[in-house]
């Protein structure tokens, strides 16, 4: 702040959505299509993996005659999310399909959203020339997009590259959890 003028969640429709071999051999065939065999690659249908918060055990300490109970510190193990991770399944001309978004209808019937505090969370020159106590600071080149703003009218992880950014911290859309 929104919410019975209908909240989370669900279901159909529509509308919009990126990457990556129109790849090689052979076999059918007029060709195409189809089948089989090879390597190379994406990452955004679906399925799997994990972090903290939580819970269950052992050891150590300290108190205590013990049991127990406490807190710190080792450790097992359950169980825990994402657009994050590998590549199951899917896919690599085009159609189809397609996470997130929107918008229509239907079901549902009371909560969500931000603000705070915590965990996880990509990409892409630790590059070159002068400088500075210092990745200080200035230039010219090559790149990256997930802050923030621009296409954009509802969004977007589509476009594009103004600020930002290019080791490690930082920041960081998104996604757990929290009196």
């Nucleotide at each position: 702040c929104g919410g019975a003028u209908g909240a989370a969640g669900a279901u159909a429709g529509c509308c919009u959505u990126a990457g990556a071999c129109a790849c090689c051999c052979u076999a059918u065939u007029g060709a195409a299509u189809u089948a089989g065999g090879g390597g190379g690659c994406c990452g955004a249908a679906g399925a799997a993996g994990c972090a903290a918060u939580g819970c269950a055990g052992a050891a150590u300490a300290g108190u205590g005659g013990c049991a127990g109970u406490u807190a710190u510190u080792u450790u097992u193990g359950c169980g825990g999310a994402a657009a994050c991770u590998g590549a199951c399944a899917g896919g690599c001309a085009a159609a189809a399909g397609g996470a997130a978004g929107g918008u229509u209808a239907u079901c549902g019937g009371a909560c969500g959203a931000g603000a705070c505090u915590u965990u996880g969370g990509a990409g892409a020159g630790a590059g070159c020339a002068c400088u500075u106590a210092a990745u200080u600071g200035u230039g010219a080149c090559g790149c990256c997009u997930a802050c923030g703003a621009g296409g954009a009218g509802a969004u977007a992880a589509c476009c594009a590259a103004c600020u930002g950014g290019c080791a490690a911290a930082a920041g960081g859309a998104c996604a757990g959890a929290g009196a």

Overview: This is a predicted structure of a 179-nucleotide RNA (glycine-GGAnGA riboswitch aptamer) from uncultured Zhenpiania sp. It matches the Rfam family "glycine-GGAnGA riboswitch aptamer". About the family: glycine-GGAnGA riboswitch is a variant of glycine riboswitch that have in common a U69A change. This riboswitch is associate with genes that encode either saccharopine dehydrogenase or amino acid transporters and other genes with not predicted function. Rfam links the family to the GO term glycine biosynthetic process. Clan: Glycine riboswitch clan. A reference for the family is Weinberg et al. (2017), "Bioinformatic analysis of riboswitch structures uncovers variant classes with altered ligand specificity", Proc Natl Acad Sci U S A. The model forms 93% of the base pairs in the Rfam consensus. Model confidence (mean pLDDT): 76 of 100. RNAcentral holds the sequence, with entries from MGnify.